Predicted 3D model of a 1496-nucleotide RNA (small-subunit ribosomal RNA) from an uncultured bacterium. Rfam family: Bacterial small subunit ribosomal RNA. Its family is annotated with structural constituent of ribosome and ribosome in the Gene Ontology. The prediction has a mean pLDDT of 84. The RNAcentral record of the sequence draws on ENA, Greengenes and SILVA.

[in-house]
RNA sequence: UAGAGUUUGAUCCUGGCUCAGAACGAACGUUGGCGGCGUGGAUUAGGCAUGCAAGUCGCACGAAUCCCCAUUGGGUAACUGGUGGGGGGAAGUGGCGAAAGGGGCAGUAAGGCGUGGGUAACCUACCCUGGGGUCUGGCAUAGCCGUCCUAACGGACGGGUAAUACCAGAUGACGUGGCAACACCAAAGGGUCACCGCCCUGGGAGGGGCGCACGUGCUAUUAGCUAGUUGGCGGGGUAACGGCCCACCAAGGCAAAGAUGGCUAGCGGGUGUGAGAGCACGACCCGCGCCACUGGCACUGAGACACUGGCCAGACUCCUACGGGAGGCUGCAGUCGAGGAUCUUCGGCAAUGGGCGCAAGCCUGACCGAGCGACGCCGCGUGUGCGAUGAAGGCCUUCGGGUUGUAAAGCACUGUCGAGGGGGAGAAAAGCCGCAAGGUUUGAUCGACCCCUGGAGGAAGCACGGGCUAAGUUCGUGCCAGCAGCCGCGGUAAGACGAACCGUGCGAACGUUGUCCGGAUUCACUGGGCUUAAAGGGCGCGUAGGCGGGCACGCAAGUCGGUGGUGAAAGCCUCCGGCUCAACCGGAGAAGAGCUGUCGAUACUGCGUGUCUGGAGGGGUGUAGGGGUCUGUGGAACUGUGGGUGGAGCGGUGAAAUGCGUAGAGAUCCACAGGAACGCCGGUGGCGAAAGCGACGGACUGGACACCUUCUGACGCUGAGGCGCGAAAGCCAGGGGAGCAAACGGGACUAGAUACCCCGGUAGUCCUGGCCCUAAACGAUGGGUACUAGGUUGAAGGUUUACAUGGACUUUCAGCCGGAGCAAAAGUGUUAAGUACCCCGCCUGGGGAGUAUGGUCGCAAGGCUGAAACUCAAAGGAAUUGACGGGGGCUCACACAAGCGGUGGAGCAUGUGGCUUAAUUCGAGGCUACGCGAAGAACCUUAUCCCGGACUUGACAUGUCCGAAAGGGGUCGGAAGUAGGGGGCGGAAACGUUCCCCCAACGGUAUCCAAUCCGGAACCGACCACAGGUGCUGCAUGGCUGUCGUCAGCUCGUGUCGUGAGAUGUUGGGUUAAGUCCCGUAACGAGCGAAACCCUUGUCUCCAGUUGCCAGCGGGUCAUGCCGGGGACUCUGGAGAGACUGCCGGUGUCAAACCGGAGGAAGGCGGGGAUGACGUCAAGUCCUCAUGGCCUUUAUGUCCGGGGCUGCACACGUGCUACAAUGCCGCGCACAGAGGGAUGCCAACCCGCGAGGGGGAGCCAAUCCCAAAAAACGCGGCCCAGUUCAGAUUGCAGGCUGCAACUCGCCUGCAUGAAGUUGGAAUCGCUAGUAAUCGCAGGUCAGCAACACUGCGGUGAAUGUGUUCCUGAGCCUUGUACACACCGCCCGUCAAGCCACGAAAAUCCGGGGCAUCCGAUGUCGCCGUGCCAACCGCAAGGAGGUAAGCGCCGACGAUGAACCGGGUAAUUGGGACUAAGUCGUAACAAGGUAACCGUA
Repeated sequence: UAGAGUUUGAUCCUGGCUCAGAACGAACGUUGGCGGCGUGGAUUAGGCAUGCAAGUCGCACGAAUCCCCAUUGGGUAACUGGUGGGGGGAAGUGGCGAAAGGGGCAGUAAGGCGUGGGUAACCUACCCUGGGGUCUGGCAUAGCCGUCCUAACGGACGGGUAAUACCAGAUGACGUGGCAACACCAAAGGGUCACCGCCCUGGGAGGGGCGCACGUGCUAUUAGCUAGUUGGCGGGGUAACGGCCCACCAAGGCAAAGAUGGCUAGCGGGUGUGAGAGCACGACCCGCGCCACUGGCACUGAGACACUGGCCAGACUCCUACGGGAGGCUGCAGUCGAGGAUCUUCGGCAAUGGGCGCAAGCCUGACCGAGCGACGCCGCGUGUGCGAUGAAGGCCUUCGGGUUGUAAAGCACUGUCGAGGGGGAGAAAAGCCGCAAGGUUUGAUCGACCCCUGGAGGAAGCACGGGCUAAGUUCGUGCCAGCAGCCGCGGUAAGACGAACCGUGCGAACGUUGUCCGGAUUCACUGGGCUUAAAGGGCGCGUAGGCGGGCACGCAAGUCGGUGGUGAAAGCCUCCGGCUCAACCGGAGAAGAGCUGUCGAUACUGCGUGUCUGGAGGGGUGUAGGGGUCUGUGGAACUGUGGGUGGAGCGGUGAAAUGCGUAGAGAUCCACAGGAACGCCGGUGGCGAAAGCGACGGACUGGACACCUUCUGACGCUGAGGCGCGAAAGCCAGGGGAGCAAACGGGACUAGAUACCCCGGUAGUCCUGGCCCUAAACGAUGGGUACUAGGUUGAAGGUUUACAUGGACUUUCAGCCGGAGCAAAAGUGUUAAGUACCCCGCCUGGGGAGUAUGGUCGCAAGGCUGAAACUCAAAGGAAUUGACGGGGGCUCACACAAGCGGUGGAGCAUGUGGCUUAAUUCGAGGCUACGCGAAGAACCUUAUCCCGGACUUGACAUGUCCGAAAGGGGUCGGAAGUAGGGGGCGGAAACGUUCCCCCAACGGUAUCCAAUCCGGAACCGACCACAGGUGCUGCAUGGCUGUCGUCAGCUCGUGUCGUGAGAUGUUGGGUUAAGUCCCGUAACGAGCGAAACCCUUGUCUCCAGUUGCCAGCGGGUCAUGCCGGGGACUCUGGAGAGACUGCCGGUGUCAAACCGGAGGAAGGCGGGGAUGACGUCAAGUCCUCAUGGCCUUUAUGUCCGGGGCUGCACACGUGCUACAAUGCCGCGCACAGAGGGAUGCCAACCCGCGAGGGGGAGCCAAUCCCAAAAAACGCGGCCCAGUUCAGAUUGCAGGCUGCAACUCGCCUGCAUGAAGUUGGAAUCGCUAGUAAUCGCAGGUCAGCAACACUGCGGUGAAUGUGUUCCUGAGCCUUGUACACACCGCCCGUCAAGCCACGAAAAUCCGGGGCAUCCGAUGUCGCCGUGCCAACCGCAAGGAGGUAAGCGCCGACGAUGAACCGGGUAAUUGGGACUAAGUCGUAACAAGGUAACCGUA
């Protein structure tokens, strides 16, 4: 010292990505009131118009010219000339300055910078201070005058002039040189008389020069560099040392602690961030360095190789009379360009500072100020109080309301800031005058503060609102448009897009982008790791290096302590102070790592010396061993060859085939040959450093261990580079070659099969020599040392017990289990992955990639070293729960098997698909759609199905109210020949109708009389809100349902275990139909399920007895419970009983339970039904109903006519009837149950062959009817045939229902008489009153396409007692790369698009060197016949100087050969990404051939 999001179904860990913070010389977007203080060309060190940025001194000098005064000449005057004096003073000479100040950061990795020290190897103008001096002379030259050249810039010649310019002489030490003697060196004057200068010299201050140590970026894919190079001697040069330069001599110097090269970069004080350590940076300010258009050069000077000086070369720009010239904003402004981007061509020297000057003063784009920019920091304001009926408007709404919101309005106040006006301290004391006191001068700009005016008046935005992260609603949109920092939003209800409202955050700003630090202990010094997550080198020997046992003494380098110096200022921090506060500023203090001097300490490290034996090594005696190399020997097997026997196959596989074999295989026997490998022993046994080593003998040889404690005396450990070894495959050369066997050939398998399987077969495998150097070279665990519980096994030794067996102790090696500890967990655990120390190697998200490139090694293959662009939000480890497996175990189910009957073939029925159609309405879609919604489509039903017609408040509902309630019930208008009814007309109907007829109801009024008048209502018309929708969304929903599945499961509380997901319980041993029960048990209990409770059926009892029953009694009939009676029986329907493993035997754990038995109507759940856990399938249904949202409103609503839903080349599902003789037909004759019946069921009787018709009794039904049950049984016929089977189809004739049977009903009779002779692959049901078979009834319904469906009873089997297989399910376990969960995941080629990269003929550009040539300016040297004032000399001449010339060096330039870097590039190579493309199926489950590593 704060964390969060993101890998998963969930978890822990590893790990990357991302966010919240702070900062900035910023930029961009939206917005913008004021002030203070800061700050502002970061890019092109690109180019620059214009102005300004360095001058000053007349007290150094001569003087033009001008002014003033005096005087004088000319002139009336204005004016003009001369002389003298004074002032100013261009240009010039001279002095000082111009080397500072100002700008920039190109270059520079050290000629720099920082820190500390050195200089006996040095310099220093101006300033301070001390000592001394300032003498005598001289010669020129600018300016100026004259002549001349030139476009210009500039220049030539002649004449003449001054100085603090220049020269000579003198003097000369406390100066310089020298050991000394001695030698040598100087000056300038000016002035208003205050003074200022000049020369020599000592010291100081400040400033510099040079040298030393340490520190100072990345790169080894740069490993060797160096010729003035390293040193010496002598010289030159400099202020000064030095190879700085030169000649000669020697051969050195630097480098893994990184030379040389490449890339990048000004360095520091500091700045940003950070808890710190660090990391990043070096704007503004300060110090240092470097640069000044580019390159080179020197001159002057105290100082320069000189930003606004000079010369040369180059590029560029400008002028030109074409001959030549001029220029250098990286000074202040400003301009162009480039760029995302950075200001005024401002004012002033008032202040501070600088230059010159005695001074006044001049100059000063240094500086002080102002301007522009919200660029930054800081401060202030945009108002304050009251104000609810909570206005209006907006938004939302469950329609009640909520919110905006005291917000506004309104009322009462205030007066900051801004605006206008006025005043105004201060920044200003220096200077000057003056003896002094004192006086006096100076503001570019800023201006606090105060006063006046006025009035809430002039002043609020920006971003965000899915999570991280404070803040949500509605509408629009519909994977579109868009958002996005990460995760991710958007495919019709989006809190994530856009808008609105509301809210949140900050506020003159707010966001975005970029960058740095932080978070990131994510390069880990503080402070990480390497068994499986990324990471131990394949193994050893060993160099450098690092680290190193005990004792003693010494030294004091490290280390520790004291003290001195330094650590500039500014900054940071603390305190105090000044601007109203703050920012800002001032003062004081503190702090400061480091470096250095000095004094001390000596534990530890180091160094030196001595010594010790425990580390290490040596010696001796033994032991075990597939340790290594070479050589020899052996047997089994195999193959081949020869021979014998033998005679048809062998071989091979899942099955086969290829292959071999009558030319004699295989089999068998004998003999011989050959090569390779060594069975048993053999073992989580041995040896070796690893790779690796296995028959036996010999030779040579390495290591380990035990014992003896004999010797040496720290000789040790590790080990970057280096060297060696290094499985297999592979390579070279030569041998060898039996078996095996890449490639290859063939046979199979297969959709294919370049594979798996089979038959062959060459390299190779083997040997010798030489290479290669890799591996899942693994314990995925580097080496060494020490310490830290145990138990057990094996191998090799030793000691001891008298011996043996056995035991105890001990050393080494090899295993297993396991404690603490460690670990994310799995695990590890004295053979550590524990606790520590030492050394080496290695890691830093995944992919790209162990690739490219460079280098190096190799004969090659290839090895070692080893990136980036780009791309992803993960990739991973361990463990958890599921799911899954062509994994395992246990166990169920008509799951299979066993069996019976079907389907699939036929005809027909029905549903579906498809096709067709104006329409064939819609839904259902594996199991779990398809005789399903349909338990009744001719019209109706019936639907946005089609065609056509018609209606529009509608076919249907409601309408603030009235009434006690029922009930009526919106508004307006009409409302008596009206509503309505009948008829007519149009029309197919609905509907329409200005036609005809009939004709109302209530109350009131009218003296009586109301259809007529009035009123309201029905009703009609109009209007409003609305109705309506089988329109869409079952992926917005409720409800209901299907399925897994009547399967036995699904969970919870508490406890316990685990960091956690989670586990335990629920697992285990038994048992059950069952998580049923028992036992065990860190679990103990509980819930939903199972079971039970309910219905029904099977037995009995009781009660009851009509419409049911009839045994006994009585009556009656042809006959019948028909009647009287009866309750016994059957039955009906109420109540009960009964079954519980209760009893017996056996098995079992003493249990649960199972097996057998008895009794019983029924026995181990008696049969059947109802009943369906947590959940799954976004399963089904918006067309039952309900319902959100959307859509529609003279239509998607409503009504009507007709058609369609029935359409038929086909395909499928479900059925019916058959194919016949266990049958069919005819005749005869029995026996049910459960139902239905009033618009109904319908008896008898009559008619009809029949459907049916007539008829009418009975029955609202235990009474009457439907009603006959059928199969069965009896008798007869048929005689195996497309039939006396089968009945489709068709014709004719009829019947019934209905408004209506054409499309499109059912039934009857006669006639017709199709396919079909048991149904391929495949597939369904059923375990007992079941299957099979037989009929009966019902619902719907006018009728019926019903062979369907729902029930009912009759007859009534067979088989299985098993779990190998198929399907499904349960539990346990295992593997997993699956988790929308195997219908999963996922790999590679190919095709398409796009992106970055590599290679590439070649081409272009750049960089630093090398070599050769050229050789400007210039210094230096040589020369100097030309030229020359100062000195000597009368002169001639000399001394000296100098131009020119020559030489060395040498910039630019030219040429050449290489190297390095970069760009482009036809083509080419792989890689990343991309929507549902193609081909296959490699991997993940034994992934269907276990996978993987190396190699070919």